[in-house]
RNA sequence: AGAGUUUGAUCUUGGCUCAGAUUGAACGCUGGCGGUAUGCUUUACACAUGCAAGUCGAGCGGCAGCAUGGCAGUAGUAAUACUGCUGAUGGCGAGCGGCGGACGGGUGAGUAAUACAUCGAAACGUACCUUAUAAUGGGGGAUAACUAGCCGAAAGGUUAGCUAAUACCGCAUAAGCUCCGAGGAGGAAAGCUGGGGACUAGGAAACUGGCCUGGCGUUAUAAGAGCGGUCGAUGCUCGAUUAGCUUGUUGGUAGGGUAAAGGCCUACCAAGGCAAUGAUCGAUAGCUGUUCUGAGAGGAAGAUCAGCCACACUGGGACUGAGACACGGCCCAGACUCCUACGGGAGGCAGCAGUGGGGAAUUUUGGACAAUGGGGGAAACCCUGAUCCAGCAAUACCGCGUGAAUGAAGAAGGCCCUAGGGUUGUAAAGUUCUUUUGUCUAGGAGCAAAAGCUUUUUGUUAAUAGCAGAAAGUGAUGAGAGUACUAGAAGAAUAAGCACCGGCUAACUACGUGCCAGCAGCCGCGGUAAUACGUAGGGUGCAAGCGUUAAUCGGAAUUACUGGGCGUAAAGGGUGCGUAGGCGGAUAUGCAAGUUAGAUGUGAAAUACCUAAGCUCAACUUAGGAACUGCAUUUAAUACUGCAUGUCUAGAGUUUAUUAGAGGGGGGUAGAAUUCCAAGUGUAGUAGUGAAAUGCGUAGAUAUUUGGAGGAAUACCGAUGGCGAAGGCAGCCCCCUGGGAUAAAACUGACGCUGAUGCACGAAAGCGUGGGGAGCAAACAGGAUUAGAUACCCUGGUAGUCCACGCCCUAAACGAUGUCUACUUGCCGUCGGAAUCUUUAGAAUUCGGUGGUGGAGCUAACGUGUUAAGUAGACCGCCUGGGGAGUACGGUCGCAAGAUUAAAACUCAAAGGAAUUGACGGGGACCCGCACAAGCGGUGGAUGAUGCGGAUUAAUUCGAUGUUACACGAAAAACCUUACCUGCUCUUGACAUGUUAGGAACUUCGUAGAGAUAUGAAGGUGCCGCAAGGAACCUAAACACAGGUGCUGCAUGGCUGUCGUCAGCUCGUGUCGUGAGAUGUUGUCUUAAGUGACGCAACGAGCGCAACCCUUACUACUAGUUGCCAUAAUUAAGUUUGGAACUCUAGUGGGACUGCCAGCGUAAGCUGGAGGAAGGUGGGGAUGACGUCAAGUCCUCAUGGCCUUUAUGAGCAGGGCUUCACGCGUCAUACAAUGGUAGGUACAAACGGUCGCCAAACCGCAAGGUGGAGCUAAUCCGAGAAAACCUAUCUCAGUCCGGAUUGUAGUCUGCAACUCGACUACAUGAAGUCGGAAUCGCUAGUAAUCGCAGAUCAGCAUGUUGCGGUGAAUACGUUCUCGGGUCUUGUACACACCGCCCGUCACACCAUGGGAGUGGGGGAUACCAGAAGUUGUUAGGCUAACCGCAAGGAGGCCGAUUACCACGGUAUGUUUCAUGACUGGGGUGAAGUCGGAACAAGGUA
Repeated sequence: AGAGUUUGAUCUUGGCUCAGAUUGAACGCUGGCGGUAUGCUUUACACAUGCAAGUCGAGCGGCAGCAUGGCAGUAGUAAUACUGCUGAUGGCGAGCGGCGGACGGGUGAGUAAUACAUCGAAACGUACCUUAUAAUGGGGGAUAACUAGCCGAAAGGUUAGCUAAUACCGCAUAAGCUCCGAGGAGGAAAGCUGGGGACUAGGAAACUGGCCUGGCGUUAUAAGAGCGGUCGAUGCUCGAUUAGCUUGUUGGUAGGGUAAAGGCCUACCAAGGCAAUGAUCGAUAGCUGUUCUGAGAGGAAGAUCAGCCACACUGGGACUGAGACACGGCCCAGACUCCUACGGGAGGCAGCAGUGGGGAAUUUUGGACAAUGGGGGAAACCCUGAUCCAGCAAUACCGCGUGAAUGAAGAAGGCCCUAGGGUUGUAAAGUUCUUUUGUCUAGGAGCAAAAGCUUUUUGUUAAUAGCAGAAAGUGAUGAGAGUACUAGAAGAAUAAGCACCGGCUAACUACGUGCCAGCAGCCGCGGUAAUACGUAGGGUGCAAGCGUUAAUCGGAAUUACUGGGCGUAAAGGGUGCGUAGGCGGAUAUGCAAGUUAGAUGUGAAAUACCUAAGCUCAACUUAGGAACUGCAUUUAAUACUGCAUGUCUAGAGUUUAUUAGAGGGGGGUAGAAUUCCAAGUGUAGUAGUGAAAUGCGUAGAUAUUUGGAGGAAUACCGAUGGCGAAGGCAGCCCCCUGGGAUAAAACUGACGCUGAUGCACGAAAGCGUGGGGAGCAAACAGGAUUAGAUACCCUGGUAGUCCACGCCCUAAACGAUGUCUACUUGCCGUCGGAAUCUUUAGAAUUCGGUGGUGGAGCUAACGUGUUAAGUAGACCGCCUGGGGAGUACGGUCGCAAGAUUAAAACUCAAAGGAAUUGACGGGGACCCGCACAAGCGGUGGAUGAUGCGGAUUAAUUCGAUGUUACACGAAAAACCUUACCUGCUCUUGACAUGUUAGGAACUUCGUAGAGAUAUGAAGGUGCCGCAAGGAACCUAAACACAGGUGCUGCAUGGCUGUCGUCAGCUCGUGUCGUGAGAUGUUGUCUUAAGUGACGCAACGAGCGCAACCCUUACUACUAGUUGCCAUAAUUAAGUUUGGAACUCUAGUGGGACUGCCAGCGUAAGCUGGAGGAAGGUGGGGAUGACGUCAAGUCCUCAUGGCCUUUAUGAGCAGGGCUUCACGCGUCAUACAAUGGUAGGUACAAACGGUCGCCAAACCGCAAGGUGGAGCUAAUCCGAGAAAACCUAUCUCAGUCCGGAUUGUAGUCUGCAACUCGACUACAUGAAGUCGGAAUCGCUAGUAAUCGCAGAUCAGCAUGUUGCGGUGAAUACGUUCUCGGGUCUUGUACACACCGCCCGUCACACCAUGGGAGUGGGGGAUACCAGAAGUUGUUAGGCUAACCGCAAGGAGGCCGAUUACCACGGUAUGUUUCAUGACUGGGGUGAAGUCGGAACAAGGUA
């Protein structure tokens, strides 16, 4: 510090996700040791049991229990034991009394301020502690304990009696105390204990007092420290879908109350107080120091430790007390639990342990007061689940270890493998060492010092007592624990896992699985070769841990203060006016609020940081420092801001003059047109459309003429013209009225800008009332179109459109661009004004508007660009992923329609913007092609052949399926082929290699069988080699293996088809662009061509085009047999001499290049011409760029993987591939006279032939047979070419057309023609009379037509491949169809239009709104009620202290009552949660249904 993910790719916007750190964590796997920390985050849920607050006998009466002593008695020799008495002593249960139970410990429910933090303040309290002063005199009456009685199950209660105090109450005295009318009045206390010489009192004594003295205590006052109460300021979560709240409310006066100010409370008076700077209400929450994270600013948290607050089963209440409205106190109410004799009682772990429950989850019912601290005490000491320790837990942090060195035969084993090897791996083993940890043995700190005791000594004192202090000595005390630590012994001995390995992200292979099982943080893996699942080997990373999950911050500049945006990505309010607020021109003076600087106080400690120190290090701990960015007080400064005062004119405004304008409102008026009405003329149509029809019209339309009515809108001018804030505004005239611009002066003197809430305006449609209604026209009706057509088109037509008044308040209300101000290069128009120069006209300037183009800059790009989207400032509005949704609920507004404000659950990993390359378009431009057109002939109809589909079948083997499958693989299915079926057989095999053994091989003949095969017999002994032996072949055995036309063409190679013989496809360097990319390759001209030329930020190059190759057309030379024959002979015949001229054959050359001419053109080139056999690539062929279609082929071949192995292999026989209601393709033959039939006659090319072609001759009607000459081929043969031509006949018919079908008889091939061949003869003589929609081929030696030959092949050709014969028609042209190319345009497509994609409906699931209602919670109002308690009152009852001789009084208590009030009740409305038949839309889901709305002009933009 970044990375992944939207796309074919790019830039950008934007969300989601990851890498880091952290945790009171949990879960999974694993686990050696130690140190230091931490440990119910959930039910403030309920709690068994034990403990957690007592102590003081030096306050008191006492003596239940224990111990000691004394006395008495009994027993005993005695020691002693027992019994009784004695509070005498140590002590002490219970009780009275004092102090403490308000601390310590727990928890975070409540609390949004009676809290907390920081800084201040005045009207307060304070036990214990400290300091100071003064005092501590003298009396009184009770009461518990106890005793006795009674009630009760218990808890407990009650009556009578006795008694003490540091318990209680008077009296005295008193102040620097309190009150005061200033005269006065009120006004406290308690003792206990140590010591003591003399004196003294009581007593028999012991001893106890007085007295002296010390200490502690008590009382009063004053002060302090610490602690506490109160008040103020500032800060302190979210919601406005909470906007108004408040009646003790705000203030005053008086009183009450409190420790204390105060509406804290009461009475009266006033009507205030709070709130958009967010009151009130709702939700959530203990606050802080700090903790985590972060560069910081921030964000999140508030465990442990520390400070504060609140709470103690829930609610209320007070008492006591210095302090409480009290965790282990009291009273009442409620819920719950327990005991009960049913009458009544008891209880409160949010103390420490522990239990149940809840939960993903959190420990021992431990030890000790040794230390630190706390309570009580004079002290010893007691108490202390505070605390210190231990236990449990890898919960966290820190440290250590699980060994070290050497060791290559690179062992074995594992895994992989190209079979060679690689890897695990110096790893192991082996050798030599070490001993941390652990085990065992031995030793062994520190935490411990006070206090106590002894001695000495100081002070107090009369005192060597006592008390307080000091010094020395002595000596006690350890829970943890024989712990830390040290030494020794043996011995590598006791100790490694977890996650990951597709990218992000370090780390790869094999097997298994086969969209299954599974993985996944995001993108995404898995459908038979998975580095992504599972396992293994290997590797990577951390390590006693490692991963996962949850959570926080970070990355995220993704809420942007630091530090973002708003033309098109989310985002400028529809527009203006204007309130609060924010901001504000120049200058002078003052103040000092902001601001700046200094000082002071505070900012607890701990934490964090720095420096040291202590544990062996570290974590941890300790010390010191700095810091704590803050707040307050104070001093100073005065630039800037502010405030106050004064001045100025540049902003703003006013006056004067001129001026443009569809600016607004009202009234009037004009002409054209449409429609309607009346009338005339006039006759059959009119209107409308792509075409029609509905409609109108013989009852007279349309057309035309005249007159009239009525409403609405204002042609031309008219314009990137004008005006207005926007919406918007258009004939002309008049009235009223707003704003602007310019020019020159004068005046005011900052009066300004923006603007939340608010107010006003606000197109169209719509609503209300009343008018009006010509045209147009939602709805509606009809006609068309269509599969449908609730649309587009047509004919009609009502609201509405118009006017007046009142609402509505929204628009793509757009420049998708808020308003204002300043500054920043230009050019060209145009509107309004001013003024200058020249003046027909214009030119240069300036101010204000409105446009175009474009520079810098900005921008993701597009673009913008003085009218900014540039550079800055001021203010307002708005945005924060897509969907859900501008929706629901609630509020406000509205007559309604609806508007406005405005969520959440849930769901996705994208949704977007701009630009790029393609593809596509029922977009455009240009060009080409038998693409159309022009022609010729076909197919589609018939019969047949053949292939395919389908059906059938035991099998009808398999493949090919739009173009680019279908007379295709197959250039020949009777057997074979053959892969299929049935049956019979074989299992190292029909075929290959290797091993062993045997045998020559082989031939012939039998038997069984359908055959394969099985079995028997006979014959035969080979070749090479000197020998050993070798090479073939056959048989047998066993095992490695063979075999597979089995699967996968979507694992592949090779080959092929297709676009397409279309003209395209790319690269290097350079340049442009952030980039994908562009340029080049575009443009103009040209070409068959990216062929060439010119131009150009391009310059070059490659694969394609062309050419080079073959063939054909002309020719020369060479050659001259088997071919040829002009001349000369010759023959029936090139038959034979002869010839080498010709034809021909087949080799080598030539020839054509826009070379020449003319025209056009810059050129390339085009058009025409000449010559030429051939003319503009002469004709034909071969040749097929980058790529596309997962195109075809595993059944040609090769090949990975999988499958099979007595079978999916191999052999054999028979059958099938030849089936047949049907559909399709391709062909053949026809339908006839351009013909058929019969007879005659003529002319080819190319090809094949020895298991062959086969002549002559003969036989047969013929197929064919017999025959055998010739030929290994320019020699012989196939081999008669046919159409054509001549003659004859048929005469338009289902025919002398047509030949299917069928019968009979044959021929040939072949082991074999039944399934299932071809041909022949005779007989038979279907359909068919030119073919619907549709569709195919062809541009010249072509179509059409005619025959010939080859391959395959025993036989079989209507197929196919070739060959020649005869031999046309037409092309105006590119509008349309199809296909292709180039440029351009649009795009929501990129699997690329066979694309994408919308909505209803149906089904399933999910969350949510409404919903008659139902159930619960919160708070509110009114009323009822009123426990305990406190206040007031008191007529009833009771009553020790004081007063009084007494009666009685004062005072007190109980009771009653009153005010307040908790629980509770009734009613009302409010709010929130849950639930609800039914219902609304939403989201998601598999390949459902119906359409086809959007994206191209998306077919109606």

This is a predicted structure of a 1501-nucleotide RNA (small-subunit ribosomal RNA) from a metagenome.
The sequence is in RNAcentral, with records from SILVA.
Model confidence (mean pLDDT): 84 of 100.